[in-house]
RNA sequence: ACCUUAUAAAGAGAGAUGGAGGGACAGGCCCUUUGAAAUCCAGCAACCUAUUAGAUUAGGUGCUAAACCCUGAUGGAUAAGGA
Repeated sequence: ACCUUAUAAAGAGAGAUGGAGGGACAGGCCCUUUGAAAUCCAGCAACCUAUUAGAUUAGGUGCUAAACCCUGAUGGAUAAGGA
């Protein structure tokens, strides 16, 4: 990089550092110096694993503006599995 299956309107930051971008892409529409990205911490609980009768708990990923922000495409994302 490719294939299969599943998920997506619920949930979660008035924290620290940082200092200008961010929301995949195109077109829109938005967020942002009343502080973007990123890192740390905190939190949520979708998939998997372990333990357990079960709940729970712990771990591996994931996520924490807006319906995957909206529309579009043979689209993207995440999880688990396959080759």
Molecule: SAM riboswitch aptamer (S box leader)